[in-house]
Context: one part of a larger RNA
RNA sequence: CUGGGCGUAAAGCGCGCGUAGGCGGUUUUGUAUGUCACGUGUGAAAUCCCGGAGCUCAACUCCGGGGCUGCAUGUGAAACUGCGAGACUAGAGCUCGGUAGAGGCAAGUGGAAUUCCCGGUGUAGCGGUGGAAUGCGUAGAUAUCGGGAAGAACACCAGUGGCGAAGGCGGCUUGCUGGGCCGAUGCUGACGCUGAGGUGCGACAGCGUGGGGAGCAAACAGGAUUAGAUACCCUGGUAGUCCACGCCGUAAACGAUGGGUACUAGGCGUCGGGGGGAGCGACCCCUUCGGUGCCGUCGCUAACGCAGUAAGUACCCCGCCUGGGGAGUACGGCCGCAAGGCUGAAACUC
Repeated sequence: CUGGGCGUAAAGCGCGCGUAGGCGGUUUUGUAUGUCACGUGUGAAAUCCCGGAGCUCAACUCCGGGGCUGCAUGUGAAACUGCGAGACUAGAGCUCGGUAGAGGCAAGUGGAAUUCCCGGUGUAGCGGUGGAAUGCGUAGAUAUCGGGAAGAACACCAGUGGCGAAGGCGGCUUGCUGGGCCGAUGCUGACGCUGAGGUGCGACAGCGUGGGGAGCAAACAGGAUUAGAUACCCUGGUAGUCCACGCCGUAAACGAUGGGUACUAGGCGUCGGGGGGAGCGACCCCUUCGGUGCCGUCGCUAACGCAGUAAGUACCCCGCCUGGGGAGUACGGCCGCAAGGCUGAAACUC
């Protein structure tokens, strides 16, 4: 290795791009690397298998035969694989015309709300809770009207809706910009898939420097509750939350389901596009391509469930698992300003 697995039992890298490597469409021809056939040489003896013999048997020993599945070389075969040359268009890409979208970046801008400040009206309470109290208020609060300032987030639309590789993305306008989908002819002619290393992106929290700070709010303070209450509830409140630049690189980074291709009953929604029918029509009917959901047959599954968006049937490539604890710890290495991250044991124990 023959011969296991990874939705929930241990196990899919958080997600891309991509190097080496592995794998790779149809066809003609050459070659003969793998492959196959035959010959030759070698493959010591012992061991192994078969037949026989010797110790009373056996083990053991001896004789004969086979085998030693291998290697080298020669000749031959050419389907498949590889390699060389040529051709093709169904994979892939390009061109043209459309099209939907919170995809990304930057600048500008709008209204509601909140808080604060100024002024008017106006009084004796407001606030908060299960009930209270701390707190705020006669130095005029709360409420209400007018004016001003600031920061942050964008109600309704809004949807099992859309976009993005993932993280994620939601007021409006403009500029720059990525990707997708549909339709159409034409072009290139396998240019493909995956991807160890590598490299980039990567929520929140956190870190550095500088700004900003309305609301909220770790820490903290006070009031309650309680046997206690380092909590849950209340009144306050600083980092932080926001911006710029630079780090960090983690997550229940989840569909707990890696990527690609092909095939395998149906039914019902919904989003984007095309074609056809009917029609006044955005409605409706048929059909087709791409997304996103629900149900369900075969099949699969330990069950739950999955079921054309597979966890079905197959192939290709990568990652990962191997009893629980010790432990994602120690040590070492690499990275980081730090926090820490990545890699990652053993003794011992059940």